This is a predicted structure of a 585-nucleotide part of an RNA (large-subunit ribosomal RNA, domain V) from a Candidatus Vogelbacteria bacterium. It was read from a public genome assembly. Its Rfam family is "Bacterial large subunit ribosomal RNA". Its family is annotated with structural constituent of ribosome and ribosome in the Gene Ontology. Model confidence (mean pLDDT): 81 of 100.
Context: one part of a larger RNA
RNA sequence: CCUGCAGCUAGACGAAAAGACCCCAGAAGCUUUACUAUAGCUUGAUAUUGAGUAUGAGUUUUUACUGCGUAGCAUAGAUGGCAGGAUUUGAAGCGAGGGUUUCGGUUCUCGUGGAUCCGUCAGUGAAAUACCAUUCUGUGAAGAGUCAUAUUCUAACUUGUCCGGAAAAAACGGACGAAGACAGUAUCUGGUGGGUAGUUUUGGUGGGGCGCUAUCCUCCUAAAGAGUAACGGAGGAGUCUAUUAAGGUUGGCUAGGCGCGAAUGGAAACCGUGCCGAUAGUGUAAUGGCAUAAGCCAGCUUGACUGCAAGUCGCACAUGACGAGCAGGGGGGAAACCCGAGCAUAGUGAACCGACGGUCCGCGUUAGAUGCGGCCGAAGAUUAACGGAUAAAAGCUACUCUGGGGAUAACAGGCUAGUUCCGCCCAAGCGUCCAUAGCGACGGCGGAGUUCGGCACCUCGAUGUCGGCUCAACUUAUCCUGGGGGUGGAGAAGCUCCCAAGGGUUUGGCUGUUCGCCAAUUAAAAAGUUACGUGAGCUGGGUUCAAACCGUCGUGAGACAGGUUGGUCUCCUAUCUGCUGCAGG
Numbered sequence: 001c002c003u004g005c006a007g008c009u010a011g012a013c014g015a016a017a018a019g020a021c022c023c024c025a026g027a028a029g030c031u032u033u034a035c036u037a038u039a040g041c042u043u044g045a046u047a048u049u050g051a052g053u054a055u056g057a058g059u060u061u062u063u064a065c066u067g068c069g070u071a072g073c074a075u076a077g078a079u080g081g082c083a084g085g086a087u088u089u090g091a092a093g094c095g096a097g098g099g100u101u102u103c104g105g106u107u108c109u110c111g112u113g114g115a116u117c118c119g120u121c122a123g124u125g126a127a128a129u130a131c132c133a134u135u136c137u138g139u140g141a142a143g144a145g146u147c148a149u150a151u152u153c154u155a156a157c158u159u160g161u162c163c164g165g166a167a168a169a170a171a172c173g174g175a176c177g178a179a180g181a182c183a184g185u186a187u188c189u190g191g192u193g194g195g196u197a198g199u200u201u202u203g204g205u206g207g208g209g210c211g212c213u214a215u216c217c218u219c220c221u222a223a224a225g226a227g228u229a230a231c232g233g234a235g236g237a238g239u240c241u242a243u244u245a246a247g248g249u250u251g252g253c254u255a256g257g258c259g260c261g262a263a264u265g266g267a268a269a270c271c272g273u274g275c276c277g278a279u280a281g282u283g284u285a286a287u288g289g290c291a292u293a294a295g296c297c298a299g300c301u302u303g304a305c306u307g308c309a310a311g312u313c314g315c316a317c318a319u320g321a322c323g324a325g326c327a328g329g330g331g332g333g334a335a336a337c338c339c340g341a342g343c344a345u346a347g348u349g350a351a352c353c354g355a356c357g358g359u360c361c362g363c364g365u366u367a368g369a370u371g372c373g374g375c376c377g378a379a380g381a382u383u384a385a386c387g388g389a390u391a392a393a394a395g396c397u398a399c400u401c402u403g404g405g406g407a408u409a410a411c412a413g414g415c416u417a418g419u420u421c422c423g424c425c426c427a428a429g430c431g432u433c434c435a436u437a438g439c440g441a442c443g444g445c446g447g448a449g450u451u452c453g454g455c456a457c458c459u460c461g462a463u464g465u466c467g468g469c470u471c472a473a474c475u476u477a478u479c480c481u482g483g484g485g486g487u488g489g490a491g492a493a494g495c496u497c498c499c500a501a502g503g504g505u506u507u508g509g510c511u512g513u514u515c516g517c518c519a520a521u522u523a524a525a526a527a528g529u530u531a532c533g534u535g536a537g538c539u540g541g542g543u544u545c546a547a548a549c550c551g552u553c554g555u556g557a558g559a560c561a562g563g564u565u566g567g568u569c570u571c572c573u574a575u576c577u578g579c580u581g582c583a584g585g
Base pairs, nucleotide, nucleotide: 001585002584003583004582005581006580007579008578010577011576012575015570022405023404024403025402026401027400028397029396030395031394034199035198036197037196038195040192041191042190044188045187046186047185048184050153051152052151053150054149055148056147057146059144060143061142062141063140064139065138067136074129077135078134079133080132081131084118085117086116093112094111095110096109097108098107099106100105158178159177160176161175162174163173164172202214203213204212211231215237216236217235218234219233220232238386239283240342241341247301248300249299250298251297252296253295256276257275258274259273260272261271281290282289284347286345287344288343305328306327307326308325311322312321313320317387330339331338332337353380356377357376358375359374361373362372363371412459413457414455415454416453418452420448421447422446423445424444425443429439430438466541467539468538469537471533472530473529474528475527476526479504480503481502482499483498484497485496486495487494506520507519508518509517510516547565548564549563550562551560552559553558
C1' cells in the first nucleotide's frame, strides 16, 4: 500500500416528511355593537269568521225645526214663481204646557173662542215679507246599512272526559262538558334576530406587524433642453375677493432702511433734510417675475359676457394649458386701444344614478294631459386607498389546512465593521521634582472578526435550536510553570514590557441556565475558535404545538421576549469517505 473481518459515527449541507416557524396567495373553523340575508319570536291588516244588545263615530233616507250687523212695525238664510193666500177640516185674541233663544222673540201641542188674519201698496233697506217650489248652515226624532269599543250567545274552530268498531295507539263517529268567534293557521307587513348562512376585512413597506403614507402645488436631489427614483431633504393646498372688489378700464403715484435736526415725543407716531437703491409690497407656501410697474391711490363701471375658434404647448389614453381672429350686445377712454376675472404656478373628482331649470325635439294620442327619452344648463361624492371594484362589509386562529417562496424573517454560515475587543502615534497633565517606572486628557492611525448590529448572498421538495454530559482538535492577545529588559527594583513581594503554546488550568451550594454570587482549595483556577465544536453520541431542565390556571389587555373569538403545571427526541440493521483494532497478501 491492497484485501477482508470486527467496531466508532466526524463528513457525504446523510435518510425520512413538496418546513408546522416567517412571508405571499387561497381556504376553513370561530367571534362580534363588520355587511347582507334568514329560521325563530313578536306587531298590525285580511281570510277562516257567525248572531244579539248597549255606547260612540261618520254616511244616507224620511220628517220636524233653525237662521237677529245697521235701517226697517221686526229675528229678512239663498234663488225662482206669484197677486193673491190661509181659514166652519175652526181665524184673531186668551189660558196652560213643551222645545229653542242673541232674552227681543220664535215654534209646537191642548183647552177656550166663533170670523177674521196675512200679503200686494206705502216705508226702510244691498235684498221685501202672504203662499208655493228647490236648496244651504246648524239641530232634534225615526229608519237603513258600515265601523270601533264593551258585553252576551252558540253553531264554525279548539279542547277534556266517557262510549263505539271482540285486545290496542292514531284517525274517525257519538254523548256530556269547557272555551269560543278569541285562540290556532295562511298571506302581506313593521320590529327583533351571530340562532343560522354567505361574504368582506386595500396597497406600499430594506421580512411582517406597529407607525407613517396614497390626490394636488413650490424648491433641492436632477448630472446647464424636457423628463427622472428612494419610508431622500424642506414647506404648503382641499381656499379667498363684488356693502370702499382683492375684477375691468382711465388717470395719477413710489416703497423700505439708515444718518442728522425738531414742543410734549420715548427704540418706533407726525414734520424737515441727506445717503443707499427695491433690501418694500404682491390675499396665501415656495420658486420665478414685477418700476412702462404685476406694487399704491382715485373716478366710472360689470368682459367674473353669449355663440364660436385658426393655430399651438403638453401628452400612452382620458384629463389639462394658451389663444389671435369672427358675430352679437356692452364697460372704460378724447382717442389709439384694453376688457371672455384675479402677477403666474395649488384650492380638486370620471362614468352611472336620482332630482332641478330650459327646449320650434322624439315615442305615443282624434286632440290634449300625464309618462319615458333626446339636446342645452347647472347642483348632489374627505367616491381623500383622491383613474373612483358594490347601494351596502370588521376581527381571531397555539385547533388549523392547501399552494408557493430562500423573490422574505428567526438559527448557523457569508459580506461589512457603526458597536465590541486589542494595539499604535502625538503628549496637555498626574506622578514631591521629572511627559513616557507606572498612568495619560483632547485628538489621530490601525488590527482582529469572540458581542450587539447592518445587508438579505447559499439553504423554507427542512442546514434540529439554549444549557449540561462525553470526547475533544486548534489559536495566543500567556492564568500557572520557563527565559529576559525596565522599575518610583535595597532584599522579599510586586508593577510593566519582550520571548515562549511543552505540560497544566479544582471541587462543591443556588439557578434550566451560559453568566453570576457564595464556600473551600490550588502553582494557576487564562481568553477564545472549531455550524455560539460535538442530539444518524446521550440528555431534554429552558425555549417553541395541542390541555389548563393566574395577572393584564380585548365586547368577544382570543392575545402577551408576563408567570405557572404537564407534554412521543425516529433508524437493535452504516452504502461511501474518515478513524480504531485484528488477520492475510